[in-house]
């Protein structure tokens, strides 16, 4: 000191929020010791019990013990008498306290409190000093006895007595009254002095001095009464208050002024500097907080005030309107004999009751300190201590040292190790604190009273001297043992700490932002970490960060905020010189600002701190008082720059009032002259043969004034526009004659103030809410269209609102310029005009500096400063409710809150986006050909079906899609048999050696099972011999069984992922480096001018380069060369002729390999002489000649876990394996896709003619023969530029077919066959013979194509045993049409514009 939070992203405004500190506290989970503190914040509710104020007998009169001792009695229990003793002690009069002390905070907004005066307007008991005095008498009445009433509580009569109780007498002052003089003083008075005249007492004790008291006065000290300045919440939605009110006489009361209070008089007195009411609240020292300034708070300590169940009273008394005191009224509790009493814990404990919550019914007066007494001494819940409560502040412990490259357990792990972690565990060592023994304080001494000095007496010093509640506690010493002692919150981000596993928008967290829908570091555990520590968390306040109410220290064009506009009152602010004056202001002193508390100190005291104690500073205030005069202020005086006037001139839709003027529209009247007219996008509705529109003439009427008209003018503001006349404001220019600050702003007021709207009365063409019709629409209370009321229009009078905006209050100074434009002076010029130029004034525009969040603003500021006023302080709720005040209404003005949201804004910026706009592409549209949708099959899909119809694709971009081959197999599905180390990988242990393997035979649908027999191999060593790589032995492998780790999964998650792949899109884009620009996201560059298929090139540019795109480089084909020839040609020569069949030959054609060919290179012309863009020449080919691979950044959580691959999850005698049989082919429907047709551009029939590319060895199959034919037989040839597949079709010639469901069409069935295959039943293809359906060109819709394209013919391949292939992927052959154009319709570039959109217009 800041941080999170609005946005894809920036800056900004702006509010929530979060870290500090802090508390009389609570709550949760935990809790070892100690020491100072601290505890009913709620019910000022209610109380049981106990105690908290009593002493004095040395005031008085009375009553009056006990222990002890002594004596007597006695039943020996114990009584009795004396003394003790009239003692100790009592009710009672009486006296002093009871008005301290303690307690709480209801009230109170006030002289209650603070602070600082004043009392010349007053009081004080006890204390202190000083003066002066205490003679002499009297009367009663309590206790006490008696009577007596009452249930108590109380009383009543009667009668004795006493005092430091009461009452006269006397004396007495410097007291009091009162008069009078002096002297002060305006004066009330005051002080002095004089007269008058009124007024005191009480005694006690001592043996005695004395000593306590008692009375009058004076002063002091303490302590209060009153007064008064200045501070003291919150509301203006309380604005008017006030009859004792204000004041004044005179009077009454008090200690005292005073209307306190009474009579009379007077009409005052308070108030926007907030009176009245109303809400809240004791106020201060201080305490928390904050850098301060402020803000909050007033508990404990310690000032003041207020209260005592609530309300009123008085009374005693020095002091009360008195908490533990009367009286009276009230609630309320309790007693009662019901007729009456009696009570007051906001004193200490303590109990219930509220409540989140707040203590013992202790112990002592030992100490402080209060009462009373002469004093012993009594009293004291003040206090002084203990006790409870982690409720704060401190201090202290739970142990220190060693101790593994580092036990187990846990916890993670790439399985390698990592972490807890020197931590344990073991060694050493220590004992705070515990237990346990022992010792043991301080606090306590001027106590009485002794003793000694001093001293004249009080009295003072010094020593002696009894007294501790805490408490045997503090402390301090021994013994004993690591022994008795750690928790709480938190680990997404803010915020320091990170894995696992569980959970699946559940369950829950959460102070904000936000986590959680199957990999959660946010939820619960676990391990690990972070942070405080006998305390950690959390709630609830406060301050603070919050400059977010901004005195210090903010704002108001667009973020919330300039009043709609002006004139003003009041307040605020105010030029220029000189002078005086000290309110402000400055600066010196003196009082004052308590203690406590803050801070400070190498300061003291408890072992340190906390706490305590001492000193200082500090208290920023307030009063007094000396100075100072610069500044404000005031008063005095001048002055002209501010303001105002004068004279003179000059522009204007400024404002009023009456008159006048023409065009237009309607209406009416005649007149022409007919059949429409109006209207709209297009109609209707209306109107018109009763003559409209349309045209011309003549008439009424109300509005509003075309052109001029401009970014001009004027007005404060709304606003204001035809001409003429009156009346009238206001400006602005020149001149320097006049006044001399007269000046600015303006809360409250007062005036104006668009539309629409009232209200009375007029007026009413044409427009027109409202309303009616007509359209349009899903619907249309609307846009449009015919109609048409109110209004609009004047006069009078009311609303008073607006996007009433320049969203910008007014006034004045100062700060660069340029260009236009209105009025006016001057000056140039030639006297005008018209130009220039200067200057005032007014209106616009660009623009430096400055400013601003940016946009912008910029002398007409939103810059620089000053005055003044209005206004804001998160969004919604809401300019709204509910009260006031205005209105006739309608409403207008002032104007909350509850609730609720984490944002709501404001500018700017990159995208998307727009039924915005510009430029431009694409078979996108239009031209045009041809299809599909309608039939009948195929195929995929959806659907339903089913024991399964396995799963996948889902708009373009799924649907003849994975599937370039489903009878079994595939196969992943269903039903059944079966099977567990497995169908398949590795490793390990154990067995096995007639082992592995073969495998009849039996059971089985099959896999399996079971099982006669048959029957190996390889290394080493050693033996043997019929020496052969012969036999045999032993070890040991492979191999097989048994078991253990694993295997296996087309199971789940394309939203965990690699990899591939659609698709926008073959579109022309995407970026980046530096530099420059913006506060910043970002811009530039890539944008502009042309020009291309292209970000292709030129050109200009604050940009330069560069990179992935684009094009090129590559392959195929178009022409040409070169090599090269068991194809081809016979081109040439010869033979043979049926053929290139031969010999020959490689020109040509081809074949495949190289290489030329094209470059906008030439010409013309357009163009900025460029790019480049039209023609042309040559040229097989020309402006990218055709086709083809190639697909920038990136998008769509796009497709695939079923192609592989892979991360978690799930299965594990099963969700793995193996096998049969079904199933993937189902079938009322529905879609895509495709195939064959409806037919004569055709169909058949029989002749003929020319391809390209491919493919073949468990293969392609020729001649020939057999069958109508699929086909069979048959087998040459050829791993093939050689041999076969193979016949190309359409075409071409020629015959029938002649408009019909047909000699079209061929689907469906039937019978017969042919191939393939273990096997065609479900479920193959083909063949022949019958059958011959639907369908005659297909509704809304909707596809593909620009040239060798579309159309059309057929060939071939790949999967494949065969085939559901009409599919796919190739290749030839015949071969058109059309495109004017870009307005629309879909898709896209590029540039601009709006945006409240950003998962971004679906």
């Nucleotide at each position: 000191a800041g941080g999170g939070u609005u946005u894809g992203a920036u800056c900004c405004u702006g509010g929530c929020u979060c870290a500090g500190a802090g508390u009389g506290a609570a709550c949760g989970c935990u809790g070892g010791c100690g020491g100072c503190g601290u505890g009913g914040u709620u019910a000022a509710g209610g109380c049981a019990u106990g105690c908290a104020a009593g002493u004095c007998g040395a005031g008085c009169g009375g009553u009056g013990a006990a222990a002890g001792c002594g004596a007597g009695c006695u039943u020996c229990g114990g009584c009795u008498c004396g003394u003790g003793a009239g003692u100790a002690g009592c009710a009672g009069c009486g006296g002093c306290g009871a008005a301290c002390g303690g307690g709480u905070g209801a009230g109170u907004a006030a002289c209650g409190a603070g602070u600082a005066g004043g009392u010349a307007a007053c009081c004080u008991a006890c204390c202190c000093a000083c003066g002066a005095g205490u003679g002499g008498g009297g009367g009663a009445u309590a206790a006490c006895c008696u009577c007596u009433c009452g249930a108590a509580a109380g009383g009543g009569g009667g009668g004795c007595u006493a005092a430091u109780a009461c009452c006269g007498c006397a004396u007495a002052a410097u007291c009091c009254u009162c008069u009078c003089a002096u002297u002060a003083g305006a004066g009330a008075u005051a002080a002095u002095g004089a007269g008058a005249g009124g007024g005191a007492a009480a005694g006690g004790c001592g043996c005695a001095a004395g000593c306590c008291g008692c009375u009058c006065g004076u002063g002091g000290a303490u302590g209060g009464g009153c007064c008064u300045g200045c501070u003291u919440c919150c509301u203006a939605u309380u604005a008017g208050c006030u009859a004792g009110u204000u004041g004044g006489u005179g009077a009454g009361g008090u200690a005292a002024a005073g209307g306190c209070u009474c009579a009379c008089c007077a009409a005052g007195g308070c108030g926007a500097u907030g009176a009245u009411g109303g809400g809240u609240a004791g106020c201060c020292g201080g305490c928390c907080u904050g850098a301060g300034a402020g803000g909050g708070u007033g508990g404990u300590c310690g000032g003041c005030c207020a209260c005592a169940c609530c309300g009123g009273g008085a009374c005693u008394g020095a002091g009360a309107u008195a908490c533990g005191g009367c009286c009276c009224g009230g609630a309320c509790u309790c007693c009662u004999a019901c007729g009456g009493g009696a009570g007051g814990c906001a004193g200490c404990a303590g109990u219930c009751u509220g409540g989140a919550a707040u203590c013992u019914u202790c112990c002592g007066c030992a100490a402080u300190g209060g009462g009373g007494g002469a004093a012993a001494c009594c009293c004291u819940g003040a206090c002084g201590g203990a006790g409870c409560g982690a409720c704060g502040c401190c201090g202290c412990g739970u142990g220190a040292g060693g101790g593994a490259g580092g036990a187990a357990g846990c916890c993670c792990u790439u399985c390698g190790g990592g972490g807890u972690g020197u931590a344990a565990a073991c060694c050493u060592c220590u004992u705070u604190u515990g237990a346990c023994g022992g010792g043991g304080a301080a606090g306590a001494a001027u106590a009485a009273g002794g003793u000694a000095g001093c001293c004249u007496u009080a009295g003072c010093u010094a020593c002696c001297g009894a007294u501790g509640a805490c408490g045997g506690u503090a402390c301090c010493c021994g013994u004993c043992g690591a022994a008795u002692a750690a928790g709480c919150c938190c680990u997404g981000g803010c915020u320091a700490a990170c894995u696992c596993c569980g959970u699946g928008c559940c369950a829950g967290c959460a102070g904000c932002c936000g986590c959680g829908g199957u990999a959660a570091u946010a939820c619960g555990g676990a391990g690990a970490g972070g942070g405080c520590g006998a305390g950690c968390g959390u709630u609830a306040c406060u301050c603070g960060g919050a400059a977010u109410c901004a005195c210090u220290g903010g704002g108001c064009g667009u973020a919330a905020a300039g009043g709609g506009u002006g004139c003003g009152u009041a307040g605020g602010c105010g030029g220029u010189c000189g002078g005086g004056c000290a309110a402000g202001c400055c600066u010196g002193a003196u009082g004052u600002g308590a203690a406590a508390g803050c801070c400070c100190c190498a300061c003291g005291g408890c072992u340190c701190a906390a706490c305590c104690g001492g000193g200082g500073g500090a208290u920023u205030g307030c009063a007094u008082u000396g100075g100072g005069a610069a500044c404000u202020g005031u008063c005095c005086g001048g002055c002209u720059a501010g303001a105002g006037g004068c004279u003179g001139c000059g522009a204007g839709g400024g404002g009023g009032u009456a008159g006048c003027g023409g065009a237009a529209u309607u209406c009416c009247c005649g007149g022409u002259g007919u059949a429409g007219c109006g209207g709209u996008g297009g109609a209707a509705u209306g109107c018109g043969u009763a003559a409209a529109u349309a045209u011309c003439g003549g008439g009424a009427g109300g509005a509003a004034c075309a052109c001029c008209g401009g970014a001009g003018g004027c007005g404060a503001a709304g606003g204001c526009g035809g001409c003429u006349a009156c009346c009238u404001g206001g400006c602005g220019c020149a001149g320097a004659c006049c006044u001399g600050a007269c000046g600015c702003u303006g809360a409250g007021g007062c005036a104006c103030g668009a539309a629409a709207g009232c209200c009375a009365g007029g007026g009413g063409a044409g427009c027109a809410a409202a309303c009616a019709g007509g359209a349009u629409u899903a619907g249309a209370u609307a846009c449009c269209c015919u109609g048409g009321u109110a209004g609009u229009c004047c006069u009078g009078g009311c609303u008073g609102u607006a996007a009433a905006c320049g969203a910008u209050g007014g006034a004045u100074g100062c700060u660069a310029g340029g260009c236009u434009u209105u009025g006016g002076u001057g000056g140039u010029u030639a006297u005008g005009a018209a130009u220039c130029c200067a200057u005032c004034g007014g209106a616009g525009u660009c623009g430096c500096a400055g400013c601003u969040a940016a946009c912008g603003c910029g002398a007409u500021a939103a810059g620089c400063a000053u005055c003044c006023c209005g206004c804001c302080u998160g969004g919604g709720g809401a300019g709204u409710a509910c009260g006031g005040c205005c209105g006739c209404a309608a409403g207008g003005u002032u104007a909350a809150a509850a609730c609720u949201c984490a944002a709501a804004g404001g500018a700017a910026u990159u995208g998307a986006c727009g039924g915005g706009g510009g430029c431009c592409c694409g078979c996108a549209c239009a031209a045009g050909c041809g299809g599909u949708g309608g039939a009948g099959c195929a195929u995929g899909u959806g659907g339903u079906u089913u024991a399964a119809u396995u799963c996948g694709a889902a708009g373009c971009a799924a649907c003849g899609c994975g599937a370039a081959g489903a009878a079994c197999c595939u196969u992943a599905c269903c039903u059944g048999g079966g099977u567990u180390u497995g169908a398949c990988a590795u490793g390990c242990u154990g067995g096995u050696g007639g082992u592995a393997c073969c495998g009849a035979g039996c059971c089985g649908a099959a896999a399996g099972g079971u099982a006669a027999g048959g029957g190996a191999c390889c290394c080493u060593a050693u033996a043997c011999c019929u020496u052969g790589u012969g036999u045999a032995u032993a070890g040991g492998g492979a191999g097989c069984c048994a078991g253990c780790a694993c295997a296996g999964g087309u199971g789940c998650u394309g939203c965990a992922u690699g990899g591939c792949u659609g698709u926008c899109g073959u579109c022309a884009g995407c970026u980046c480096g530096u530099g420059u620009u913006g506060u910043g996201a970002g811009a530039u560059g890539u944008u502009g001018g042309g020009u291309u298929a292209a970000g292709u090139c030129c050109c200009g540019c604050a940009a330069c380069g560069a990179g992935c795109g684009c094009a090129a480089c590559c392959c195929c084909u178009g022409c040409c060369c070169u090599u090269a020839g068991u194809u081809g040609c016979c081109a040439u020569c010869g033979g043979u002729c049926a053929a290139g069949c031969c010999g020959g030959g490689c020109a040509c054609u081809c074949u495949a390999a190289g290489g030329g060919g094209a470059c906008u290179g030439c010409c013309u012309g357009g163009g900025a002489c460029a790019a480049c863009c039209a023609g042309g020449a040559g040229g097989a080919a020309g402006g990218u000649g055709g086709g083809g691979a190639c697909g920038a950044c990136g998008u769509c959580a796009a497709g695939u876990c079923a192609u592989c691959a892979u991360g978690g999850c799930c299965c594990u005698u099963a969700u793995g394996c193996c096998c049969a049989g079904g199933g993937c082919u189902a079938c009322a429907c529905a879609c895509g896709u495709g195939c064959u047709a409806c037919a004569a551009u055709g169909g058949u029939c029989g002749g003929u003619a020319c391809a390209g590319a491919g493919g073949g060895c468990a293969g392609c199959g020729a001649a020939c023969c057999c069958g109508c034919g699929a086909g069979g037989g048959g087998g040459a040839g050829c791993g093939a530029a050689u041999c076969c597949c193979a016949g190309a079709a359409a075409g071409c010639c020629g015959g029938c077919c002649u408009u019909a469901g047909u000699u079209c069409g061929g689907a469906u069935u039937g019978c017969a066959g042919u191939c393939u295959g273990c096997a065609a039943c479900c479920c193959g293809a083909c063949u022949g013979c019958a059958u011959g359906a639907a369908g005659c060109c297909g509704g809304a819709a909707u596809c593909g194509c620009u040239a060798g394209u579309a159309a059309u013919c057929g060939c071939g391949g790949a999967u494949c045993a065969g085939c559901a292939a009409c599919g796919c992927c190739g290749c030839g052959g015949u071969g058109a049409a059309u495109a004017c154009g870009u307005u629309c319709c879909c898709g896209g570039g590029c540039c601009u514009u709006g945006u409240a959109c950003a998962c971004a217009c679906c």

The RNA shown here (small-subunit ribosomal RNA) has 1402 nucleotides and comes from a Desulfurococcales archaeon. NCBI's taxonomy places the organism under Archaea, Thermoproteati, Thermoproteota, Thermoprotei, Desulfurococcales. The sequence is in RNAcentral, with records from SILVA.